Record summary:
The RNA shown here (small-subunit ribosomal RNA) has 1461 nucleotides and comes from an uncultured bacterium. Model confidence (mean pLDDT): 87 of 100. Rfam family: Bacterial small subunit ribosomal RNA.

[in-house]
RNA sequence: AGAGUUUGAUCCUGGCUCAGGACGAACGCUGGCGGCACGCCUAACACAUGCAAGUCGAGCGCGAAAGCCGCUUCGGUGGCGAGUAGAGCGGCGCACGGGUGAGUAACGCGUGGCCAACCUGCCCUCGGGACCGGGACAACCCUUCGAAAGGGGGGCUAAUACCGGAUGAGACCCAGAUCGUGGGAUCGGGGUUGAAAGCUCCGGCGCCCGGGGAGGGGGCCGCGUCCCAUCAGCUAGCCGGUGAGGUAAUGGCUCACCGGGGCGACGACGGGUAGCGGGUCUGAGAGGACGGUCCGCCACACUGGCACUGAGACACGGGCCAGACUCCUGCGGGAGGCAGCAGUGGGGAAUCUUGCGCAAUGGGCGCAAGCCUGACGCAGCGAUGCCGCGUGGGUGAAGAAGGCCUUCGGGUCGUAAAGCCCUUUUGGUGGGGAGGAUGAUGACGUCACCCACCGAAUAAGCGCCGGCUAACUACGUGCCAGCAGCCGCGGUAAUACGUAGGGCGCGAGCGUUGUCCGGAAUCACUGGGCGUAAAGGGCGCGCAGGUGGGUUCGCAAGCGGGGGGUGAAAGGCUGGGGCUCAACCCCGGGACUGCUUCCCGAACUGCGGAUCUAGAGGGGGUCAGGGGCCAGCGGAAUUCCGGGUGGAGAGGUGAAAUUCGUAGAGAUCCGGAGGAACGCCGGCGGCGAAAGCGGCUGGCUGGGGCCGCCCUGACACUGAGGCGCGAGAGCGUGGGGAGCAAACAGGAUUAGAUACCCUGGUAGUCCACGCCGUAAACGAUGAUAACUAGCCGUUGGGGGGAUUUACCCCUUAGUGGCGAAGCUAACGCGUUAAGUUAUCCGCCUGGGGAGUACGGCCGCAAGGCUAAAACUCAAAGGAAUUGACGGGGACCCGCACAAGCGGUGGAGCAUGUGGUUUAAUUCGAUGCAACGCGAAGAACCUUACCUGGUCUUGACAUCCUGCGAACUUUCUAGAAAUAGAUUGGUGCCUUCGGGAACGCAGUGACAGGUGCUGCAUGGCUGUCGUCAGCUCGUGUCGUGAGAUGUUGGGUUAAGUCCCGUAACGAGCGCAACCCCUAUCCUUAUUUGCCAGCACAUUAUGGUGGGAACUAUAAGGAGACUGCCGGUGAUAAACCGGAGGAAGGCGGGGAUGACGUCAAGUCCUCAUGGCCCUUACGUGUUGGGCUACACACGUGCUACAAUGGUACUUACAGUGAGAAGCAAAGAGGCGACUCUAAGCCAAUCCCUAAAAGGUACCUCAGUUCGGAUUGUACUCUGCAACUCGAGUACAUGAAGCUGGAAUUACUAGUAAUCGCGGAUCAGCGCGCCGCGGUGAAUACGUUCCCGGGUCUUGUACACACCGCCCGUCACACCAUGGAAGUUGGUUACACCUUAAGGCAAAGCAUAAAACCUUUGACUACGGUACGAUCAGCGACUGGGGUGAAGUCGUAACAAGGUAACC
Repeated sequence: AGAGUUUGAUCCUGGCUCAGGACGAACGCUGGCGGCACGCCUAACACAUGCAAGUCGAGCGCGAAAGCCGCUUCGGUGGCGAGUAGAGCGGCGCACGGGUGAGUAACGCGUGGCCAACCUGCCCUCGGGACCGGGACAACCCUUCGAAAGGGGGGCUAAUACCGGAUGAGACCCAGAUCGUGGGAUCGGGGUUGAAAGCUCCGGCGCCCGGGGAGGGGGCCGCGUCCCAUCAGCUAGCCGGUGAGGUAAUGGCUCACCGGGGCGACGACGGGUAGCGGGUCUGAGAGGACGGUCCGCCACACUGGCACUGAGACACGGGCCAGACUCCUGCGGGAGGCAGCAGUGGGGAAUCUUGCGCAAUGGGCGCAAGCCUGACGCAGCGAUGCCGCGUGGGUGAAGAAGGCCUUCGGGUCGUAAAGCCCUUUUGGUGGGGAGGAUGAUGACGUCACCCACCGAAUAAGCGCCGGCUAACUACGUGCCAGCAGCCGCGGUAAUACGUAGGGCGCGAGCGUUGUCCGGAAUCACUGGGCGUAAAGGGCGCGCAGGUGGGUUCGCAAGCGGGGGGUGAAAGGCUGGGGCUCAACCCCGGGACUGCUUCCCGAACUGCGGAUCUAGAGGGGGUCAGGGGCCAGCGGAAUUCCGGGUGGAGAGGUGAAAUUCGUAGAGAUCCGGAGGAACGCCGGCGGCGAAAGCGGCUGGCUGGGGCCGCCCUGACACUGAGGCGCGAGAGCGUGGGGAGCAAACAGGAUUAGAUACCCUGGUAGUCCACGCCGUAAACGAUGAUAACUAGCCGUUGGGGGGAUUUACCCCUUAGUGGCGAAGCUAACGCGUUAAGUUAUCCGCCUGGGGAGUACGGCCGCAAGGCUAAAACUCAAAGGAAUUGACGGGGACCCGCACAAGCGGUGGAGCAUGUGGUUUAAUUCGAUGCAACGCGAAGAACCUUACCUGGUCUUGACAUCCUGCGAACUUUCUAGAAAUAGAUUGGUGCCUUCGGGAACGCAGUGACAGGUGCUGCAUGGCUGUCGUCAGCUCGUGUCGUGAGAUGUUGGGUUAAGUCCCGUAACGAGCGCAACCCCUAUCCUUAUUUGCCAGCACAUUAUGGUGGGAACUAUAAGGAGACUGCCGGUGAUAAACCGGAGGAAGGCGGGGAUGACGUCAAGUCCUCAUGGCCCUUACGUGUUGGGCUACACACGUGCUACAAUGGUACUUACAGUGAGAAGCAAAGAGGCGACUCUAAGCCAAUCCCUAAAAGGUACCUCAGUUCGGAUUGUACUCUGCAACUCGAGUACAUGAAGCUGGAAUUACUAGUAAUCGCGGAUCAGCGCGCCGCGGUGAAUACGUUCCCGGGUCUUGUACACACCGCCCGUCACACCAUGGAAGUUGGUUACACCUUAAGGCAAAGCAUAAAACCUUUGACUACGGUACGAUCAGCGACUGGGGUGAAGUCGUAACAAGGUAACC
């Protein structure tokens, strides 16, 4: 000191979360020792038991008993015990100490002052004094009531108890004198009042009055001291005065009378919460939070009230009354108060022993000894915290065993362990042993500490390991179980769940939870913001408040300097010291930023005086203007009414219809009525504070600019509240109503259409008066003032110059554009600031809930203003970037459309698929890009599926052992696999042991799997797409994502090329290089060729020969916009032309950029993981993959005459052939068969090419069409039943050109015709090839589809098959309203009134008191009516949340009607 999290990425805003520290803690796991601290935060709930305040015989009077010792008549009595115990009278203490935090928002606390308005027992000090008398009451005795607690009556008695008298200072009163700042002090005089106590050990201790002191207390004041304004008004002793009462004392504290005040936005009153401070925690600090232990103060003592006693109390362990509760009771009545120490129950997540001791410190009493002391000192319990120590140290590689991982090599736990050597803190045993204690006294105490001995012995856990955040693998699990602080993990390879190994962190602890501060500059004083992120009030006027120009004099409140007082101690900091260290403790210093007071200063602010004119205002002149209000007037147009002309439509729309019209519309002309709005001018022009203002004229009236002189003399700025203005809509009353037009009606549209469009149409729009008070009331930008480059336009005024109409320059006030610096997250702003400053006001603090609820105020209502919370989310946002997308734009391509030609979709069949069926119909492929696809060929095999029957180291590989050569014949059983029997056979190498190949048997390692995962993969492939794109380096720009380059102007098939250019280059693509083909040349010449020569033949390159031609197959040539003309920037290029076999890429192929689709394939192959192992492996029989109501794709054949049938003569090319192709010949109608030449093929063969030509058929379900079926055959094959192909004869079905829709093709193409091949025993209409014949059309790019480039919008980014809104339905959650209901708090009034004090009267007395009665006061209680808070509440309102519900499509693109207020 920061980090994670909004996005595809970026910057910003902004919230949430984390890392730190702390704790009186608690919980989980674990736990060795010691020191020092700390320990009911909840029920101020209730308390059993014990203890916590007594003491004094040196104040006084009484005065036992047990026991012991005597005596005794055994009844008793004496002595000691003992003047003891004990209670009583009396004194002091009990008001301290200890506890708690309920109440209290207060002079309660803190701080500083004041009391000339006060008190003070014990203590200290000073002065003075204590003389003379008196009468009682307890105890005790007697008696009596009561269960008890407690009383009543009678009698006796002492005192330092009580009373009287004396003396005296003093106090008070009266007037006087002196002094003092003040109500005071002092002095003397008079009057009134006015003390005492004794005891003694003879030392002393006490008593009374007065003065002073110390310490303690009381009262008053300034300042400070939480939240809510959704608490705004509060107050009747309330404020003051006079007098009286009361108190120690001031005071309205109380009372009578008089006056009518007092408090409050600087927050009264009310509500909520809370003891306050020193301090504690945190923080860099400022600050924030807290107030436990310790110290100071306050308050309280079961709850409420009250007083008494006293120096002191309204009294924790005193009293009275009332109340609630508990206990005792003989039912009449009584007793009690742990918030003292322990302890109990209860509450709670949670907080200790019914311990020891007065040894120390301190306190009470006492002369003292001493007694008392749960204050205190100690101990106990608790890891509650802080601090210290330990659980061993050294050595030790065979890197042991074992665990885990593994690529099987190894790695790791790991010098870790063991082993060897050593030590003894802690622990145990024994011994010694201070200090706390000044003379005595030690609870602690088996103390601390020291010594010896024993023995590695007694002692390690917890959390974490996806990122933040340090630490990784395996297995299990499979959106399950679970984790999670935030982001998020888990759906079969999870470093995120669980376990293990390993690792990281801390360590007698470690984690979790809670709380506080920090990080958070996220309430911003230090230290934030408000154009678009949350945030400028709609606008003005203006009281209070805040702020305020120049000069001068004074004052000294702020301010500055110096001094005094105070700021307790403890704590914190610092220097030092003491416990072995530390924690802890002790001493010193400083600090305590504060308050108060005295002196000095006078710059600045302030205050007072004087003065000035630059701010502001006024007088004068002049100017522009839709500024406002009122009245009058005007024309155009719409509509309506009357009349004329006229005659069928008009109107309206995308198209229509509703509607109007032959009862005469619309059109047109004339006349009239009425209302509203003011064309052109008109303009980023004007005016106004904003809202807003537009025909013309007049009246009244506000503001502003400019010019120059004069005047006032800071009069100013802002402005919480307040007051006023305030578009539209809306409301009230009365008018008015032409047009327009919510609602409404109808017509359309549509799946629907309560909309968009159309026809109508009422409020309203208009006027007057009165309300409302809102808005995207926007420049989303508060007001005022100053300062900080310019340039261009425009409106009003002034000045100057030139012209004579319009021009230029300067200046001022407005209003616009572009831009410097600067600012900004960016966009942008930029003298009209969003720049730099100053003053004042308003406002913001995550999204949703919500501008909502409740409350209050306003309003006739509608509603407005003010304005939350629960709950919920991890975001919501701003700007910009790259994409993608748009029923956005521009440009451009493609058989994309169009123009053509032929098909598909209808039929039959073939084939594939879906579906269905089945024991099985094996599996995969599924929009384009699956469906004659994997299949280039399922009868068995193939074959993966099903049935039955088999095998288990296996059908196949490697290794080991044993036997046997291998191999083979035949027979039996069986469906076969297989099993049994049987025949022949003895090979090769050899070091003679044996070995190699092979077979059989056995054992275990292992084989095997077309089992799963193509979403774990490699490889291969499809697709966009042969589309023209995709990127990089350096530079530059930008905070950044990124941009630039690659955009632009041309051009191209092309990111092809040229030009331009903050870019310059480069790579993968394009093109070219490769193959085929079109022309030519050269070379070569057999099996091909044959022009010329020759031979032979009926005939044939058959032969000699030839090398011309064709062909073959090798090499070359050729085409490059090279040439000419035009267009174009003179470029690239395009157009035309020449030449040429070929021309602008000649035609075709191969070739497929970065990437996309988790595209396809685990069943080609390879491969991780998982699964099966007498089976999911293997062999085998038969079956199935060939099923069939249907549906679709792809094809074939057709429907016929451009045809069919028959006949007939020609012309190809690619290819294949030895388990092959097969000529010729023969047989058969034929498939084919028999026989067989040739050919391993430019040689032989397949081989006939077909369409063509001719004849017939003549429009017919036919001489079309051939399905289907029957019979008989052929061929292949072990075998054609399921289930092959073919032949012949017979049969002859549907079908007469195919709905919506849809497809291919731009030239040797489509169409049409045949031929060959792969696979293959056989089998195709499929596929892959080959050649023959051989068209039509393309105006063009509006539209459909796909694509490219630029641009624009975006709320999309798994990217429009996107996103997303609202109702409804369901579940859950919190919340508002609500008839009411329950409770808390509380105001006011009244009633009753205990105890108590006060007052009055009576009685009594010397006077009193007691007593009795009465009065007002008064706690609790009661009644009545309110206020407020909270709980519950049938029902109800909306809100939030919730993987896959319903309805629609509102928004985001022009979102399909621009959106929004």